[in-house]
Context: one part of a larger RNA
RNA sequence: CCCUCGUUAAGGAACUCGGCAAAAUAACCCCGUAACUUAGGGAGAAGGGGUGCCCUUAAGGGUGAAGAGACGCCGUUUUGGUCGCGGCGAAAGGGAACUUGGCCGAUCGGUCGGCUUCGGCUGACUUUGAUCGUCGAGUUUUUGGAAACCGCGCCCUGGCGUCACAGUAGCCUUUGGGGGUCGCAGAUAACCGGCCCAAGCGACUGUUUAACAAAAACACAGGUCUCUGCUAAAGCGAAAGCUGAUGUAUAGGGGCUGACGCCUGCCCAGUGCUGGAAGGUUAAGGGGAGAGGUCAUCCCGUAAGGGAGAAGCUUUGAACCGAAGCCCCAGUGAACGGCGGCCGUAACUAUAACGGUCCUAAGGUAGCGAAAUUCCUUGUCGGGUAAGUUCCGACCCGCACGAAUGGCGUAACGACUUGGGCACUGUCUCAACGAGGGACUCG
Numbered sequence: 001c002c003c004u005c006g007u008u009a010a011g012g013a014a015c016u017c018g019g020c021a022a023a024a025u026a027a028c029c030c031c032g033u034a035a036c037u038u039a040g041g042g043a044g045a046a047g048g049g050g051u052g053c054c055c056u057u058a059a060g061g062g063u064g065a066a067g068a069g070a071c072g073c074c075g076u077u078u079u080g081g082u083c084g085c086g087g088c089g090a091a092a093g094g095g096a097a098c099u100u101g102g103c104c105g106a107u108c109g110g111u112c113g114g115c116u117u118c119g120g121c122u123g124a125c126u127u128u129g130a131u132c133g134u135c136g137a138g139u140u141u142u143u144g145g146a147a148a149c150c151g152c153g154c155c156c157u158g159g160c161g162u163c164a165c166a167g168u169a170g171c172c173u174u175u176g177g178g179g180g181u182c183g184c185a186g187a188u189a190a191c192c193g194g195c196c197c198a199a200g201c202g203a204c205u206g207u208u209u210a211a212c213a214a215a216a217a218c219a220c221a222g223g224u225c226u227c228u229g230c231u232a233a234a235g236c237g238a239a240a241g242c243u244g245a246u247g248u249a250u251a252g253g254g255g256c257u258g259a260c261g262c263c264u265g266c267c268c269a270g271u272g273c274u275g276g277a278a279g280g281u282u283a284a285g286g287g288g289a290g291a292g293g294u295c296a297u298c299c300c301g302u303a304a305g306g307g308a309g310a311a312g313c314u315u316u317g318a319a320c321c322g323a324a325g326c327c328c329c330a331g332u333g334a335a336c337g338g339c340g341g342c343c344g345u346a347a348c349u350a351u352a353a354c355g356g357u358c359c360u361a362a363g364g365u366a367g368c369g370a371a372a373u374u375c376c377u378u379g380u381c382g383g384g385u386a387a388g389u390u391c392c393g394a395c396c397c398g399c400a401c402g403a404a405u406g407g408c409g410u411a412a413c414g415a416c417u418u419g420g421g422c423a424c425u426g427u428c429u430c431a432a433c434g435a436g437g438g439a440c441u442c443g
Stems, first nucleotide, its partner, number of pairs: 001438008010429002014427001019424001027051005036041001038259001052181012067165001069163006080155002083153005093143010104133005109126007182186001194422007201414002206218002222257007234243003260409004265339003270336002272332005279327003285321002290316005297308004340358005367401001368398001379395005
């Protein structure tokens, strides 16, 4: 010096883009609670008071007897008891000792072989060798301890049910009253809303840029326009087919708007859409007037060659008939969209209800307005402050608001945005001390 914490005199936002961060608030009970409002809310509004422990008292809730009594049933006339202690003591089971058995196991020994570096290694057989283990059987002993029985002790002269005393006493718990007591402090820790006023935007709960944006953006219920009559429209697909929908216009698709309240003005000239079909234009196709090529043949020429030219074949092709569309004619704005200029005028001035004129399809209605929109602009006036480019209320000169690309309001709601206030604080005046961990230095 850095990080994470703790505390701080006096002041208390002077910090800063901005109270960012921190502090403060906090539980339960009681009292109390405004504007506004869609009458639900707002509201835990705000703002106050109480809270430990001990004693006592009262009330509520829960649980809930004993005992003697009455009645009924059963048992019983003498010993009875699901009683306690001790004794005797069967079996199972457990422990110890001894005896004995095995197609069981181990160690050692013996006999007969193999190899050998002469130390030894190794194979087969052997309980008519030893020891130990293991499994089983038997004997003895010990432990164990039921019933019955014996002895001693204790208890009762009966047991069960129902009824009332009694939902009483008692116990548990909750709450209230009174008194006392300790501390600075009683929700003593931890956990645990800061609040209010005004405005903007969005009605709301929701959704979103996974990892810079949670919002005023998206969505939303509601509104409206439009398409769609079912093999629906629309969508996916090359098609089959599938979704729509096992739905049927109170349904389904698409567009715009976005709760609710009051409303939603004028323009159809242009563009789009819908409807119309008289006329104009118009493709393929139909249609073939006419024209060209080829050529039998004919004419001219001595010849080379030139000219005319039927039928057929072939190339081309004018009139005329040809649909939708477009032109055209209407309708349509919660379709795309649009919604003027100049000049003059009232008995102070100023202003212009009024008039004139030009242009247009029509010239912006209601409401709102320096606004999330106002350039000039820190507009002007008022409020709030000692002081206010922000904020609030007005004004209207709207550079360049304006009515579902909705207009204006609006209770409630919001980790939204803006301004103000109370409380509170190391944000600051201005820094200090402490704790833990780093960085750094030395070893």

The part of an RNA shown here (large-subunit ribosomal RNA, domain IV) has 443 nucleotides and comes from a Dehalococcoidia bacterium. The source organism's lineage runs through Bacteria, Bacillati, Chloroflexota and Dehalococcoidia. The full RNA is in RNAcentral, with records from ENA.